[in-house]
RNA sequence: GGGGCAGUAGCGAAGUUGGUAUCGCGCCACAAUGGCAUUGUGGAGAUCACGGGUUCGAACCCCGUCUGCUCCA
Numbered sequence: 001g002g003g004g005c006a007g008u009a010g011c012g013a014a015g016u017u018g019g020u021a022u023c024g025c026g027c028c029a030c031a032a033u034g035g036c037a038u039u040g041u042g043g044a045g046a047u048c049a050c051g052g053g054u055u056c057g058a059a060c061c062c063c064g065u066c067u068g069c070u071c072c073a
Base pairs, nucleotide, nucleotide: 001072002071003070004069005068006067007066010025011024012023013022019056027043028042029041030040031039032038049065050064051063052062053061
């Protein structure tokens, strides 16, 4: 220098051909228990790595940039 893969909540992941983002753990509140643990119910938390474009509408398509892993030279 070139190719490939990845970047989504505090952490780990899903998201099939574009239509208002899901799950597990964790966190908060309440209930059960004398208390802890545990279980149940409810809730908060993500401008989907960044910038731009296409589109009525983008995590998803297009262009560029950054970071990590990997392969080639």
A computed fold for a 73-nucleotide RNA from a Candidatus Omnitrophota bacterium, annotated as transfer RNA. Model confidence (mean pLDDT): 82 of 100. Rfam family: tRNA. The family's RNA type in Rfam is transfer RNA. Its family is annotated with triplet codon-amino acid adaptor activity in the Gene Ontology.